[in-house]
RNA sequence: GGAGCCGGCCGGGUGAUCGCGGCUCGGACUACGAGUCGAGGAAAGUCCGGACUCCCAAGGGCAGGACGCUGGGGAAAUCCCAGGCGGGGCGACCCGCGGAAAGUGCCACAGAAACAAACCGCCUCCGACCUCGGUCGGCGGUAAGGGUGAAAAGGUGAGGUAAGAGCUCACCAGCGCCUCGGGUGACCGGGGCGGCUAGGCAAACCCCGUUCGGAGCAAGGCCACGCAGGAGGUUGGGCUGCCCGCCCGCUUCGGCGAUCGGCAUGCCGGUCGAAGCACCUCCGGGUAGGCCGCUACAGGUGGACGGAAACGUCCGUCGCAGAUAGAUGGUCACCGCCGUCUUCGGACGGUACAGAAUCCGGCUUACAGGCCGGCUCCACAC
RNA sequence: GGGGGCGUGGAGCAGCUUGGAGUGCUCGCCACCCUGUCAAGGUGGAGGUCGCGGGUUCAAGUCCCGUCGCCCCCG
Numbered sequence: 001g002g003a004g005c006c007g008g009c010c011g012g013g014u015g016a017u018c019g020c021g022g023c024u025c026g027g028a029c030u031a032c033g034a035g036u037c038g039a040g041g042a043a044a045g046u047c048c049g050g051a052c053u054c055c056c057a058a059g060g061g062c063a064g065g066a067c068g069c070u071g072g073g074g075a076a077a078u079c080c081c082a083g084g085c086g087g088g089g090c091g092a093c094c095c096g097c098g099g100a101a102a103g104u105g106c107c108a109c110a111g112a113a114a115c116a117a118a119c120c121g122c123c124u125c126c127g128a129c130c131u132c133g134g135u136c137g138g139c140g141g142u143a144a145g146g147g148u149g150a151a152a153a154g155g156u157g158a159g160g161u162a163a164g165a166g167c168u169c170a171c172c173a174g175c176g177c178c179u180c181g182g183g184u185g186a187c188c189g190g191g192g193c194g195g196c197u198a199g200g201c202a203a204a205c206c207c208c209g210u211u212c213g214g215a216g217c218a219a220g221g222c223c224a225c226g227c228a229g230g231a232g233g234u235u236g237g238g239c240u241g242c243c244c245g246c247c248c249g250c251u252u253c254g255g256c257g258a259u260c261g262g263c264a265u266g267c268c269g270g271u272c273g274a275a276g277c278a279c280c281u282c283c284g285g286g287u288a289g290g291c292c293g294c295u296a297c298a299g300g301u302g303g304a305c306g307g308a309a310a311c312g313u314c315c316g317u318c319g320c321a322g323a324u325a326g327a328u329g330g331u332c333a334c335c336g337c338c339g340u341c342u343u344c345g346g347a348c349g350g351u352a353c354a355g356a357a358u359c360c361g362g363c364u365u366a367c368a369g370g371c372c373g374g375c376u377c378c379a380c381a382c
Numbered sequence: 383g384g385g386g387g388c389g390u391g392g393a394g395c396a397g398c399u400u401g402g403a404g405u406g407c408u409c410g411c412c413a414c415c416c417u418g419u420c421a422a423g424g425u426g427g428a429g430g431u432c433g434c435g436g437g438u439u440c441a442a443g444u445c446c447c448g449u450c451g452c453c454c455c456c457g
Base pairs, nucleotide, nucleotide: 001378002377003376004375005374006373007372008371009370010369012335013334014333015332016331017330018329020038021037022036023035024034025033026032040353044364045363047362048361049360050359051358052216053215054214055213059244060243061242062241064212065211066210067209068208069083070082071081072080073079084097085096086095087094088093098207099206103205104204105201106200107199119146120145121142122141123140125138126137127136128135129134154172155171156170157169158168159167173197174196175194176193177192178191179190180189181188182187220292221291222290223289229283230282231281232280233279234278236248237247238246249277250276251275252274253273254272255271256270260269261268262267263266297319299318300317301316302315303314304313305312306311336351337350338349339348340347341346383456384455385454386453387452388451389450392409393408394407395406396405402440411427412426413425414424415423433449434448435447436446437445
């Protein structure tokens, strides 16, 4: 100097002026004045997880969904940190992750065969022909060779055989079992045994393990205003797809007086029975207002301590949008940045992605331009 | 706030729960034939980033993830 990798941050500034919303104060909800605060790193997509609220009077099973190496963090998570293994890259670094010897299914075309395989080839034997070289046919053996394919049943060499073959042996690669050492663990390293050689796909069904109730701030509560009910269906409710089992009542009416308790001595609690509760669909009617929830918190920030890190503990400090058809804006001047032109004075144009709506933690996606830190490779010079 | 569907030649669709050469249907387009001419008809032909990006797989329109656009339903 060039090419890259990883992490973090900013994402216009100052002044004037005209406006908008919240809060506080001024004797004060509205008009007026003063003060003060007023979008983001993603407020977005709504892909995950929670807080909060309502349903809520035990549960169990099945179905269904989600997740999936190990350890730690975290309220939890398709989250974060560190590690392990595999793959890619010269490298900094990046990507992926249960089980294919439990079972089922699929593997187009080609090929004999897509999982435990005989098409060609090779070989013994039998039969026929025969020019005694062989040729043809048949029962078999054989995975060494050919060919097909994305993928073909470990590789190389030697022995062995009729021909062959882990059939046997040596070395190499892998797998299983036993064992030793290291590690919390995933796993790593060593030794021994077994010829064990077993294809791929689970982002196919499935198996194993963990986990999951439903609805959502239009949740939900209060106040004000207004109205008119009718038809049909199932009959109480209990985490809400299905099943089992059990549980829990409340109101009204009627019966009983054996047992237990109470007293007012024939009633109550109790017990037995009956009816009702509740919900869904459709038609019709009314409302279109206000307040709370609502912004203080798994909160921001500074420091110390613990930890390898994510993170945790303690102390100090700060108060930082709450609209309800939805405020957070416009104009001017100067400066910054980018582009074009230039008479080098400047002129003109532009300045990203996008905008709260109950809140929080993540992930993903969009983003003009710029800053900082760490690291790798190549070339050259010393 | 909650939920569902679609994207495939110029237009409208099927193909996606069985992954196997982008295969097919209707209309349209082009050339030729037919006709005095046009339409209809006949013959032949062209035309495809399967919205986009990544992954799984030997192989993706189809399976998985992300993303963009459009449409619909409920409160």
The prediction has a mean pLDDT of 80. Predicted 3D model of RNase P RNA and transfer RNA as a complex of 457 nucleotides. It holds a member of the Rfam family "Bacterial RNase P class A". It is annotated as a ribozyme. Rfam describes the family as follows. Ribonuclease P (RNase P) is a ubiquitous endoribonuclease, found in archaea, bacteria and eukarya as well as chloroplasts and mitochondria.